[in-house]
Context: one part of a larger RNA
RNA sequence: GUCUGCGAGUUAUUGCUUGUAGCCAGCAUAAGUCGUUCCGCGACCGAUGCGCAGCGAAAGCGAGUCCGAAUAGGGCGCCUAGUUGCAGGCAAUAGACCCGAAGGGGAGGUGAUCUAACCAUGGCCAGGAUGGAACUUCGGUAAGACGAAGUGGAGGUCCGAACCCUUCAACCUUGAGAAGUUGUGGGAUGAGCUGUGGUUAGGAGCGAAAGACUAAUCAAACCCCCUGAUAGCUGGUUCUUUCCGAAAUAUAUUUGGGUAUAGCGUCCGGUGCUGAUCCGCGGGGGUAGAGCACUAAAUAAGCUAGGGGCCCGACAGGGCUACUGAACUUAAUUAAACUCCGAAUACCGCGGAGUGAAGCCGGGCAGUCAGACGGUGGGGGAUAAGCUUCAUCGUCAAGAGGAGAAGAAUCCAGACCAUCAGUUAAGGUCCCAAAACACGGCUUAGUGUGAAAGGAUGUGAUUUUACAUAGACAAUGGGGAUGUUGGCUUAGAGGCAGCCAUCAUUUAAACAGUGCGUAACAGCUGACCCAUCGAGUGAAAUUGCGCCGAAAAUGAUCGGGACUGAAGUCGUGUACCGAAGCUAUGGAUUGGCCGCAAGGCCAGUGGUAGGAAAGCGUUCCUCGUGCAGCGAAGUGGAAGCGGAAGCGACCAUGGAGCGCGAGGAAGUGAGAAUGCAGAC
Numbered sequence: 001g002u003c004u005g006c007g008a009g010u011u012a013u014u015g016c017u018u019g020u021a022g023c024c025a026g027c028a029u030a031a032g033u034c035g036u037u038c039c040g041c042g043a044c045c046g047a048u049g050c051g052c053a054g055c056g057a058a059a060g061c062g063a064g065u066c067c068g069a070a071u072a073g074g075g076c077g078c079c080u081a082g083u084u085g086c087a088g089g090c091a092a093u094a095g096a097c098c099c100g101a102a103g104g105g106g107a108g109g110u111g112a113u114c115u116a117a118c119c120a121u122g123g124c125c126a127g128g129a130u131g132g133a134a135c136u137u138c139g140g141u142a143a144g145a146c147g148a149a150g151u152g153g154a155g156g157u158c159c160g161a162a163c164c165c166u167u168c169a170a171c172c173u174u175g176a177g178a179a180g181u182u183g184u185g186g187g188a189u190g191a192g193c194u195g196u197g198g199u200u201a202g203g204a205g206c207g208a209a210a211g212a213c214u215a216a217u218c219a220a221a222c223c224c225c226c227u228g229a230u231a232g233c234u235g236g237u238u239c240u241u242u243c244c245g246a247a248a249u250a251u252a253u254u255u256g257g258g259u260a261u262a263g264c265g266u267c268c269g270g271u272g273c274u275g276a277u278c279c280g281c282g283g284g285g286g287u288a289g290a291g292c293a294c295u296a297a298a299u300a301a302g303c304u305a306g307g308g309g310c311c312c313g314a315c316a317g318g319g320c321u322a323c324u325g326a327a328c329u330u331a332a333u334u335a336a337a338c339u340c341c342g343a344a345u346a347c348c349g350c351g352g353a354g355u356g357a358a359g360c361c362g363g364g365c366a367g368u369c370a371g372a373c374g375g376u377g378g379g380g381g382a383u384a385a386g387c388u389u390c391a392u393c394g395u396c397a398a399g400a401g402g403a404g405a406a407g408a409a410u411c412c413a414g415a416c417c418a419u420c421a422g423u424u425a426a427g428g429u430c431c432c433a434a435a436a437c438a439c440g441g442c443u444u445a446g447u448g449u450g451a452a453a454g455g456a457u458g459u460g461a462u463u464u465u466a467c468a469u470a471g472a473c474a475a476u477g478g479g480g481a482u483g484u485u486g487g488c489u490u491a492g493a494g495g496c497a498g499c500c501a502u503c504a505u506u507u508a509a510a511c512a513g514u515g516c517g518u519a520a521c522a523g524c525u526g527a528c529c530c531a532u533c534g535a536g537u538g539a540a541a542u543u544g545c546g547c548c549g550a551a552a553a554u555g556a557u558c559g560g561g562a563c564u565g566a567a568g569u570c571g572u573g574u575a576c577c578g579a580a581g582c583u584a585u586g587g588a589u590u591g592g593c594c595g596c597a598a599g600g601c602c603a604g605u606g607g608u609a610g611g612a613a614a615g616c617g618u619u620c621c622u623c624g625u626g627c628a629g630c631g632a633a634g635u636g637g638a639a640g641c642g643g644a645a646g647c648g649a650c651c652a653u654g655g656a657g658c659g660c661g662a663g664g665a666a667g668u669g670a671g672a673a674u675g676c677a678g679a680c
Stems, first nucleotide, its partner, number of pairs: 001680006011094013026050003032044005054061002064076004097236002100233001104226003108223003116200009125190001127159003130155001134151006163187003168183004202218001204214002239615006249262005263368002265365007273356001277353007289341001290339002295335003299331004306324002308321005371396010401412003416587004421583003427577003430561003436574007448563001454548002458545010475532005481505003486500003511526001515524002588605007616669001618666010634653004640647002
C1' cells in the first nucleotide's frame, strides 16, 4: 500500500415544542396490595402532580385586584381547556457523536544489577627521569651563618605502557554498534583506578553544580488507580431521492479562528393584499457640479493709510523714495472640515396597479460572525500593491455550460432526464477548428502581436496663410557697382575685433553688408537683380494610421501554422457557425388552477452550511402465510424489473435451514479518522 472484518448523535431523567391517541372542568396515578397463563399482563389503591382565579411586597380582597383622596387614570388579570400516554425535533444534567494531549491528584506500589554519593572489605599502577629535607666529610667563622662534594630518596613532580578518560579529525549515520571504529590526544603515587557486599528514592535521594544522575525514561522515575481528566483546537462521522436554501454583518464579550441576541434560511400555524417593483402626486435635503456673497488660501496690476531709508528743520512740521505695504478697485483662481446657488439618484408620505416559493404576526429547528474579486463613489498608501478600510451593485463562495489559447471572481448564460433535431447569445467564420462574402477607405511598420516623456520632409484627410504665366520655388549662367578705406578707436581696423551713424549716387539690381577668410588688404559666398526654364512652390494648424525612443536571465513564438488591394485596421451591408440559453418530441416530479373522476393546463425542478419530506436495505422479536436433501442460507454468474437506495427468475457451487405480508425494537448502512486487528 491493497484486501477482509471492526469503527462515531446513544441511554436515563427533567423541560420546551410538533404530531397522534384516551378522557375532559377535569386528567393521571407512584410506591404498594391482590389476581394471573408469572418475559409479562389485569384489577385495586388517590398519597401526590398539573389544571380549574387572579392581583398585591404583604396584611388582604377577589372577577377582579394593585397604585391612589378618587366611583379619575393606568398596570396585571377575567370574558375559560386541560391532562396523561406513545412517537419525532431540540435543550439541560450526566463521558453525552468518536478518537487525540501536554498534564493535575493518590498516607498506592516497584526500582541504586545503569548511574550519583557514601560505608565495609579486597585488588592494581612496566620502565625511565628529576634529586627536597636530613645526614656525612671538607672548606669557612671567635662560634655561627654560609659554601663545596657525597650520601639520601621527597613530590595532588616530569616522560611513558597497563589502567582510566575522550581533545581534534575522518569514517559510520535504514550503522558491525539506539553513541562505535581508526588515527590523534589528557591523567597515569593520586582529590588515582577498580572487584565484591551494603546504605540513601520520587517534591524525595544524590550532586567538585551540568538541572547533571536516580535501569536506553528526569525542570520531578516507572507501574497501577482517580480517568472515558479537560481540549472555545485538529481529524473523522457510514444508504437513496424530493422541496426550499443562507451567512461571512450589527451590538456585547479577559473578546478577536469562541459565544449570546438581532439580521439572513427552513418548517408549521395565523392574517388576507398589506410586499418587491412600476405610475401619479407631495415632501425635506446640501452631495456631484458650480460659485466666490461669508470663512480661509492664493496671483498680477492699480490706488493708497501705515512703516523703513535719505534729506531740510531748534522744535513744530515738511520734502524725496527703482524699499515694504493693510484696506479698497480691476482681472484671473482654490477648498473634506467655505457656500449667494444646486442637480441626477436615494429616502419619506399619500393614491393607484401589483396573488408573489411576496409581505406581516406567532412558534419549532438551524447554520452563519476568517469572505474573495470586478465596476462605481470615498478614506489610508505614493490618485503603489493580487495592499488596506467603508459605501453601493454584480459574480464566485454554494454555479455546471459557451467565449477569453490555458485561467473561482471578466463577457454570454442559470444544467429535472433523454434525443446522431432546430434557432440564437457572447465570441467568431484561411488551416489546425464548426462557420464569409461584397463594397469603400487607411496601414508597409509583420504595425497588427506590450509602453512614456520626447524626437522626425513617413503617409492619408481637413483648414488657414504667403508667393506665382505681369513667370513663383529649385537649379544653372551673368551682375552684385560709385562717394568710400563712412566716422571713431587702433600698430593696423579697407562690409565682416569693438563703438556711433547707416546717408547719398548710378541703376534691371546691389547691404556703409549674412557667413567663411586676411596681420590688414585680397579672395569665396549670401541678400538683391537679369537671363534660361515653364507650373505650382513655401509657411502653419487640426486630425487618422504608422516610425524611433524599446536591455534579462533554459528556445523561440500573435494559442500555433501562417497572413500584406490582408487572414491587419476603420466603416457599410447581407449571410453563416456557435451554449446544458430558447424551441421541438417523449418522460419524471413540485406548486397552483380546472374537473365527480379519468385527465388536462400554467409556472417551476443548479446548489455548500442548513431546514423540511418520502423511501431502500441490515439484525432480532410478535402475529399471519409460505419455501426447503426432488437441495435452505451463503458463494460465482445472470435474463430481466424499478426514479434511486435496490430487487431478481434461471444456471453452477454449497449441504441445512430460509423467506414473504402486517407491525415492533435497534449494537442499522463505511473510503477516508498519520483509524484498530488480521492477511498478503
Description:
The part of an RNA shown here (large-subunit ribosomal RNA, domain II) has 680 nucleotides and comes from a metagenome.